[in-house]
Molecule: c-di-GMP-I riboswitch aptamer
Organism: Pseudomonadales bacterium
Parts: sequence; C1' cells; structure tokens
RNA sequence: AAGGGAAAAAGCCAAACCAGGCGAGAGCCUGGGACGGAAUGCCACGGGUCUUUGAAAUGUGAGGAAACCAGUUCUUCCUCACCUGAGAAGACAGCCGGGUUGCCGAC
Repeated sequence: AAGGGAAAAAGCCAAACCAGGCGAGAGCCUGGGACGGAAUGCCACGGGUCUUUGAAAUGUGAGGAAACCAGUUCUUCCUCACCUGAGAAGACAGCCGGGUUGCCGAC
C1' cells in the first nucleotide's frame, strides 16, 4: 500500500414512531427515541424508486351537438373524467453500482 472484517477498545451515526418547524409535494431541519449500521461519512455520475408539471398521440367512460338511411346502430365534432406517457423541475446516499475521504486492528 492492497485485500479482508476475527476478537476487542475508544468513540460515532440513528429506522419506525412522537412533538415542533419548513415545503404544493416527494421530502427536509431540530428535539426525543433506537430498528439497525464498519462507511448508515460526503458527492445525484449511471440505474432505480418517488413528487410536481406535462407535448403529441391513442384508448375507455359520461354528457351534449350535428348529419341522415331515423336506428337505439353508425359517422363527425365539442366538453369533462380517467389510463399510458416523451420531456422539464425536484426528492431519496438507510435501494444497487460508481467516485472520494476516514477510525481500529487479527490474518
């Protein structure tokens, strides 16, 4: 220095939940609290998940209008709701990789 995490020590962080605060939201901050963690320190670089918004196109449902062969069938148009969803802006480092820094110390 690299691999690796045996035993131990010094310390460290803190999930869920609760309270207060911030944010439209995902979520974040502070205090309490510990499920866990050897990087559960830091960085949104790749993937992923989540939030908000959403082009174009399609489909489904409801309502309305037009047209005519006057039916409860077909066509066209409009409105509303929903599904998919490129993209945009964000969140998560305790989802997985990657980068980077660091405590101990058997082999």